[in-house]
RNA sequence: CGGGCAGUCGAGGCAAUCGCGGGUAUUUAAAGAGUACACGAGGAAAGUCCGGACUCCACAGAGCAGCGUGCCGGGUAACGCCCGGUGGGAGUAAUCCCGAAGACAGCGCCAUAGAAAAGGAAACCGCCCGGUUUUUUGCCGGGUAAGGGUGGAAAGGUGCGGUAAGAGCGCACCGGCGACCGGGUAAUCGGUUCGUCAGGCAAGCCUCACGCGGAGCAAGACGAAAUAGGAGAGGGUUGAGGUUGCUCGCCGACCUCUCGGGUAAGUCGCUUGAUUUCGUCGGUAACGGCGGAGCCAGAUAAAUGAUUGCCGCAUACAGAAUCCGGCUUAACGGCGACCCGUCGG
RNA sequence: GGGGGCGUAGCUCAGCCGGGAGAGCGCUUGAAUGGCAUUCAAGAGGUCAGGGGUUCGAUCCCCCUCGUCUCCA
Numbered sequence: 001c002g003g004g005c006a007g008u009c010g011a012g013g014c015a016a017u018c019g020c021g022g023g024u025a026u027u028u029a030a031a032g033a034g035u036a037c038a039c040g041a042g043g044a045a046a047g048u049c050c051g052g053a054c055u056c057c058a059c060a061g062a063g064c065a066g067c068g069u070g071c072c073g074g075g076u077a078a079c080g081c082c083c084g085g086u087g088g089g090a091g092u093a094a095u096c097c098c099g100a101a102g103a104c105a106g107c108g109c110c111a112u113a114g115a116a117a118a119g120g121a122a123a124c125c126g127c128c129c130g131g132u133u134u135u136u137u138g139c140c141g142g143g144u145a146a147g148g149g150u151g152g153a154a155a156g157g158u159g160c161g162g163u164a165a166g167a168g169c170g171c172a173c174c175g176g177c178g179a180c181c182g183g184g185u186a187a188u189c190g191g192u193u194c195g196u197c198a199g200g201c202a203a204g205c206c207u208c209a210c211g212c213g214g215a216g217c218a219a220g221a222c223g224a225a226a227u228a229g230g231a232g233a234g235g236g237u238u239g240a241g242g243u244u245g246c247u248c249g250c251c252g253a254c255c256u257c258u259c260g261g262g263u264a265a266g267u268c269g270c271u272u273g274a275u276u277u278c279g280u281c282g283g284u285a286a287c288g289g290c291g292g293a294g295c296c297a298g299a300u301a302a303a304u305g306a307u308u309g310c311c312g313c314a315u316a317c318a319g320a321a322u323c324c325g326g327c328u329u330a331a332c333g334g335c336g337a338c339c340c341g342u343c344g345g
Numbered sequence: 346g347g348g349g350g351c352g353u354a355g356c357u358c359a360g361c362c363g364g365g366a367g368a369g370c371g372c373u374u375g376a377a378u379g380g381c382a383u384u385c386a387a388g389a390g391g392u393c394a395g396g397g398g399u400u401c402g403a404u405c406c407c408c409c410u411c412g413u414c415u416c417c418a
Stems, first nucleotide, its partner, number of pairs: 001341004007335004012311007020040002023037006042317001046328002049326005054216004061248004066212005071085005086100001087098004101207002106205002108201003124148002126144007156174006175197001178193006220268003230259006241251002275294008346417007355370004364401001372388005394410005
């Protein structure tokens, strides 16, 4: 210098003028209005894919069904998230990725090709033995999975022995399974030994382990206004409805339909919180403890804008709606530990 | 806020417990007719919405994204 790659930072700034949202102080008798002050969208506010807080229904129950997660340990309010480790895979490397339990519990599937696709089955070519035949070819019966061929996959691999030819039939090494010993909390790793050992798919059903009650701020609470706290039918204390599916349990008086009418408004919930930031301590880390400082949107048709000037002119994706922790997706620019290559010293 | 479905040829749709991508209409060419339509024969036309994964193999199974329709409050 070029390429890669972990991470991290910014999201235009300053000044002037005009304007918007809520807050505090103040003026005014009050409603309201005025003045002053500081504050006023994001890293994803998005998708709504997970997890919680909060509220109501038993302070949340039992069983079945259903759904979700799936190596091990830790973190956390919790998680399908994060951190660390193990195993596997990609890459020269830094580094990155993995839905990574069980296929000797059972069922199912494995097209085409091929003799045979899962029963330790299966003989197309080949090899070997026997019979027929004068002999060969051929034909018939049998043995054989070493070789050929098919396939994504052919019942462990290589070598030696062995055999009629072969074969874990025997042996050595390698692979795999189990048991034992050692390291490790564990996943797992290393070693010893035994027998010669039956494919794949569980993001097919399923089995095992663990987890999950329902609804959602239009939750829910309060006070008012208006009107006809109305009429009819059906069901209901022999249990309506709440309670996603069923059964039980619990609460305990309303529920559904039709006709006719009113309001489509206010206040709270609403932002001080698993909060931000600085220091220190513990921990490999995620994270946690302690101490100091700070307050940082809260609207309800919904506020963040416009103009001008300057700053090496560069602003993409995108706008809060109960609030948090994550994931995923969209997307501009800068810095860059570390790795690789080239050149120079 | 909470659920469900769909996307396959130009149009309307099959194929959905994995193995050939199809049907009708439309289009092109030819035949038949003096000519047109009907009819007959042949043919073209596909990112199975996009990307990734599982699998020997994906329209189909799983995940993410985009578009669109619909239900409840």